Context: one part of a larger RNA
RNA sequence: AGCACAGGGUGAAUGCCUUGGCAUCAAGAACCGAAGAAGGACGUGUCAAGCUGCGAAAAGCUGCGGGGAGUUGCAAGCAAACAUUGAUCCGCAGAUAUCCGAAUGAGGGAACUCAGCAUCUGUAAUAGGAUGUUACCAUAUACUGAAUUCAUAGGUAUAUGGGGGGAACCCGGUGAACUGAAACAUCUAAGUAGCCGGAGGAAAGGAAAACAAAAGUGAUUCCCAAAGUAGCGGCGAGCGAAAUGGGAAGAGGCCAAACCGGAAGUCUUCGGACAUCCGGGGUUGCGGGCUCAUAUAAUCGAUCUGACGAAUAUAGCUGAAUAGCAUUGGAAAGUGCAGCCAAAGAGGGUAAAAGCCCCGUAAGCGAAAUACGAGUUAGCGAGAUGAGUACCAGAGUACCACGGGACACGUGAAACCCCGUGGGAAGCCGGGAGGACCACCUUCCAAGCCUAAAUAUUCCUUGAUGACCGAUAGAGAAAUAGUACCGUGAGGGAAAGGUGAAAAGCACCCCGGGAGGGGAGUGAAAGAGAACCUGAAACCUUGUGCUU
Numbered sequence: 001a002g003c004a005c006a007g008g009g010u011g012a013a014u015g016c017c018u019u020g021g022c023a024u025c026a027a028g029a030a031c032c033g034a035a036g037a038a039g040g041a042c043g044u045g046u047c048a049a050g051c052u053g054c055g056a057a058a059a060g061c062u063g064c065g066g067g068g069a070g071u072u073g074c075a076a077g078c079a080a081a082c083a084u085u086g087a088u089c090c091g092c093a094g095a096u097a098u099c100c101g102a103a104u105g106a107g108g109g110a111a112c113u114c115a116g117c118a119u120c121u122g123u124a125a126u127a128g129g130a131u132g133u134u135a136c137c138a139u140a141u142a143c144u145g146a147a148u149u150c151a152u153a154g155g156u157a158u159a160u161g162g163g164g165g166g167a168a169c170c171c172g173g174u175g176a177a178c179u180g181a182a183a184c185a186u187c188u189a190a191g192u193a194g195c196c197g198g199a200g201g202a203a204a205g206g207a208a209a210a211c212a213a214a215a216g217u218g219a220u221u222c223c224c225a226a227a228g229u230a231g232c233g234g235c236g237a238g239c240g241a242a243a244u245g246g247g248a249a250g251a252g253g254c255c256a257a258a259c260c261g262g263a264a265g266u267c268u269u270c271g272g273a274c275a276u277c278c279g280g281g282g283u284u285g286c287g288g289g290c291u292c293a294u295a296u297a298a299u300c301g302a303u304c305u306g307a308c309g310a311a312u313a314u315a316g317c318u319g320a321a322u323a324g325c326a327u328u329g330g331a332a333a334g335u336g337c338a339g340c341c342a343a344a345g346a347g348g349g350u351a352a353a354a355g356c357c358c359c360g361u362a363a364g365c366g367a368a369a370u371a372c373g374a375g376u377u378a379g380c381g382a383g384a385u386g387a388g389u390a391c392c393a394g395a396g397u398a399c400c401a402c403g404g405g406a407c408a409c410g411u412g413a414a415a416c417c418c419c420g421u422g423g424g425a426a427g428c429c430g431g432g433a434g435g436a437c438c439a440c441c442u443u444c445c446a447a448g449c450c451u452a453a454a455u456a457u458u459c460c461u462u463g464a465u466g467a468c469c470g471a472u473a474g475a476g477a478a479a480u481a482g483u484a485c486c487g488u489g490a491g492g493g494a495a496a497g498g499u500g501a502a503a504a505g506c507a508c509c510c511c512g513g514g515a516g517g518g519g520a521g522u523g524a525a526a527g528a529g530a531a532c533c534u535g536a537a538a539c540c541u542u543g544u545g546c547u548u
Stems, first nucleotide, its partner, number of pairs: 001547009015533001016498002020469002022466007029458002031165002039100003042055003047077001050074002061094006070082003105114003115134007136162009169200001170198005180187001184234001210217002221248005231239002252450003255394001259280005265274003285428001287392002289389006299382003304379005312371003316365003322338001324337004339356002341345001347359003399423007409435001430445005485492002505532001508519004
């Protein structure tokens, strides 16, 4: 030195565990903000660095409920206190809530600096102090008011609203490229990503100027089929309907106008006319108005206002049956024997494996306060027929040309729909559509508005579940984690869990400066001693044997 066997050290794998994650389902909730949010800074404890809570009234104050024995957070200890005259704790409602931040008195390099005005305070007087208020924009009203007479612009005051934040979902505006086409330009990716604006608990859409086809349907939305069909397409790559059928849900309404009435105004030939506003009326494709005649209350309501108000949510409460005997053990919930409950044998805990020990579970019960509010009721709103008349029924609109967009549809035979520029109707004896266009036929009534449900999503709350993970996994984060640390910055971004049933965390003695160790003691175990469960391998090493 090698090999073998045995034993240590180091090291952290593995096994077991779970406080934390992941995913899904169901229900709820779906907003917060100038009454100052989200998010922060700084404070706040007897001692207080971090986290948590809170705000100069500062781990808290008040009221009302719950609850019932200990309590002063994580978090030990000292000290000082509180509590059956009901504390701590839990719920509801209040008070307080520094400074920054939309940040809004002005400024500013966020958490700072400096003001005006009013009231109070204070000083002999200045000074100082306290409270409140003072941003901008929009709308409404009132007052005021230039050039310029009236007027208008402008100004001032008051009131109301807005502003900012938020995970996804939604609507609108704007809008790529990589990529695919085996290159690439039309095309595709894709109206996707990104950016901007806006809203709601959903949004959007929506009561036919719709489809259809000689038969009919009857707003919208979503799902299944129709169908990868009809089509579109350098007819390449690819893109890709609709009618119709079956389901989910189900709901229809209101204006403008005709006509009638009123108001202040302008013009006036003083007869009236005009425009504006308000009220009635009216809403349809079997229309409405007006004139005449008849009828006049059953019914309905998604709107608004008021009253009552079930259920539910936000604390909780009751809740059966073995402290059975023996046995192994440190420990019984194990084993043997015996018993009991069960509308409860889900689950968790307890020194190991417990229906009957504890928390619970099944089944019941419960709210002073707040929220929501099924429903009931009162007001309120809607609500008929015939004949005649020919007054009304959304105009720079429909439509056309050109240029584009969007429709599954790339200009095509290209309708329908929407923009830009230029032209520009009819008006009920009217008009649109039925995929160029024309006729006939059928069908509908544009150029105004609103509309629940079925649908989408999950920052958040509650409950439940898992052929999901089990500490290099599962979230980046089981721990003071978006922390430490890195970067000028945008941004990047860790590692790190386990003594024991219980600290019973080793009194006392010995060696040592200490660290550490040896006894003793605790414990089932200390070869569980905090560098703490198990403790593999690499690596280091001791002893013995053999070989060289």
Predicted 3D model of a 548-nucleotide part of an RNA (large-subunit ribosomal RNA, domain I) from Christensenella intestinihominis. It matches the Rfam family "Bacterial large subunit ribosomal RNA". Rfam links the family to the GO terms ribosome and structural constituent of ribosome.